Annotation: This is a predicted structure of a 388-nucleotide RNA (Bacterial RNase P class A) from uncultured Tateyamaria sp. The source organism's lineage runs through Bacteria, Pseudomonadati, Pseudomonadota, Rhodobacterales and Tateyamaria.
[in-house]
Order: sequence, then C1' cells, then structure tokens
RNA sequence: GCGGAGAGGUGGAUGGCCGCUUUGAAGGGUUAGCCCGGCAGAGAGGAAAGUCCGGACUCCAAAAAGUAAAGGUGCCGGGUAACGCCCGGGCGAGGUAACUCGACGGAAAGCGCCACAGAAAAAAAACCGCCUGCCUUAGGGUCGGCAAGGGUGAAAAGGUGGAGUAAGAGCCCACCGCCAGGCUGGUAACAGACUGGGUAUGGCAAGCCCCACCUGGAGCAAUGCCAAAUAGGAACCGCGUGCCAGGAAACUGGCGGGGCUGCUUUUGCCCCAGCAGGUUCGGGUUGGCAGCUAGAGGGGUGUUGGUAACAGCACCUUUAGAGGAAUGGUCAUCUCGGAUGGAAAAUUCCAUCUAAGACAGAAUCCGGCUUACAGCCUCCCCGCGCAC
Repeated sequence: GCGGAGAGGUGGAUGGCCGCUUUGAAGGGUUAGCCCGGCAGAGAGGAAAGUCCGGACUCCAAAAAGUAAAGGUGCCGGGUAACGCCCGGGCGAGGUAACUCGACGGAAAGCGCCACAGAAAAAAAACCGCCUGCCUUAGGGUCGGCAAGGGUGAAAAGGUGGAGUAAGAGCCCACCGCCAGGCUGGUAACAGACUGGGUAUGGCAAGCCCCACCUGGAGCAAUGCCAAAUAGGAACCGCGUGCCAGGAAACUGGCGGGGCUGCUUUUGCCCCAGCAGGUUCGGGUUGGCAGCUAGAGGGGUGUUGGUAACAGCACCUUUAGAGGAAUGGUCAUCUCGGAUGGAAAAUUCCAUCUAAGACAGAAUCCGGCUUACAGCCUCCCCGCGCAC
C1' cells in the first nucleotide's frame, strides 16, 4: 500500500421566524363541573420494522396437586426474571488464515423413504469382464469359481501397500479407519496413548417415532369504572325434586343431591325448582375516564469479583404519552460526502455546483433474535507485496 475478518460509534450542527402535542405554571373567567393561559422545560429508532421467542401486567378463575391433548427445546459448563437468547468450551463443516456456520440425543425398539440410471439401493449382486474344465465350423458356446478391474449413480459389502491364489477376496499381514476395554488429563462434553478384535446391515429422524427436559389459555381491541340505551329477549337441556331436628306457619340448621377451570382429587363458592348451570340464535351500547409510563425503572461514571457473558457497591442524571393519532415548515451559515476545473509534488490546497443525500415513523412496557441500511469515524486481527 492492497485485500479480507471481528467489534464499537454516528447517521448532521448553530441561530431566527411561524406552527403542533404535553408537563409545570404567573394570572384571569365560571353557579359547580370546568375553560383560557404569559413564562419555562420536554417531544420518534438502531432498527421504532417482522410479530419469531421470553416476560411484567390483566382476565378466564378463589386456589393447590396431578394428568391428558397439543406444542417447544436437544453436545457440555456458566449467565439471566426468563428464553429457542448471551458467554466460554468440545466436536463437525467451510476458509491459506483471521474467522464463520451447525436443525449438535437415538438408525441394533418399530414403521417408512432413497426418483431416474444401474445387474443390484439393505440380510441388496453380476451388465462389461477375469480364471479352471469340457465342446467347437476357431467365430464362439456351456458347467463352475470371483467381486479385485471397468461402467451406472448422491451413495454399491472400508482405504493404501504387500504376500497369497487357477483368477480373486481382511483369506492373511503392516499402517489407517471402525468396535470394545480399562488407564491418564479435564467439573463435563471430550481428548490422548495403550491392549484386544479381522472388524460394519449404507444414508435420511429438517419423515413418523423413541428418550430427556420444559410449557394452562387469551391478550391493552386485555381489563376496570361512570353515563346512556335496549328486548328484565327467545328456544333447548337441566337425573334427583328427598330425609332428620326446631317451629302454629313462613322459615332456620344438618344430611343428601346437582353445578363452577380440558380432565381427576382436595378445599372454597353457588343452587335445590324449571334453580345454580350448560348450548344456540337475536337485540342494545360506536360516549367519557382509567389502564398510560419509575416499566424486573432508563442512561452515565468509578470500583470489586469473574477468561467472558454478567453480578455487587458507590455516585450522578431525570426520560414522548398521542387517542385516527402531535414531534413540523421555512430562511441563513457551517461541516461530512459527491461532481467539475485548476495548482502543487504531496496521504494536500483553491474555486464553482449539488446540498444532508441510506434504511425508515412510537401506540402497554421491557429482555432478545431476524431482516433493511448511502456515507463517515475509532479499535483490533489475518494474508499478500514493497521499503528501511
């Protein structure tokens, strides 16, 4: 200098004028509710997007325990309120490397699939071919042996070399791979060397499935209050409708029975008559207030522990809350970038033009992941080349 990889930040600034929302608020008006409001402060992101995970919160429902269905995760250790997230490590794949990715438990519990090609695709085997014997018109034919060579394919009975054989084959041997065993290191996943075994029935579970662990459902259009209105709506189901005591009776108490969360049990509550409750159809409510922003608070600085994620302690700061949806428009100047031209001999300067120029807009809130992103800045690592 060029190329590549990882991490962090920014993604305009200043001032004037006009306008919008909100908090506080001098002061003023009003019968009360309430209304106006000088002045001061604040007002959209790193992803606000996707709606993919996990929660806070609310209701079902007043809980507890268990369980079914349905679903999720899937190497080991740690972090976190929690997670399918983050950190560190192991193994595997890609890359020269820095690094990146992994849907990373089980194929001997069972079922299923592997098109076409090919002889044959899993208790799967002979198309071309090699070898011995026999026959022969010398072209070939046939019995038997082989799976080493060639072909097909994503994948074809482990790989290389040797010895052996009629030709061959883990048939035998060495090394590698594979399986088993204990030893060493490590918290572990795993790794290493050693000993033994000629040693395998291929792959797919991102097919069903098995194993381990985890999970109630719905969601701020949740939900609660006020006002108002309607049809105190209709149909169907609803076993049992009882016993005892007190009482003149109404009624009260107990037993019994029924009902309320997908199911069961225990407690709790409701009902015992067309009741509690269940199923279906239909009507009214389109208004106002709350929920609504200190949320497991957000952000920053320092320090301690830790490889890190992160945790503890101390101090500082004070952050939009709209309600069909505000946060804007304009003028001037500066800066970054870009284009054109010129000078200089050097990582530069001057002039003119363009004019903030990528992705993009809060809606209950938070922790993550994924996706999109022009330009600029900083740190750190890998590779190649050159000079000293």
Overview:
Its mean pLDDT, the model's own confidence on a scale to 100, is 75. Rfam family: Bacterial RNase P class A. Rfam describes the family as follows. Ribonuclease P (RNase P) is a ubiquitous endoribonuclease, found in archaea, bacteria and eukarya as well as chloroplasts and mitochondria.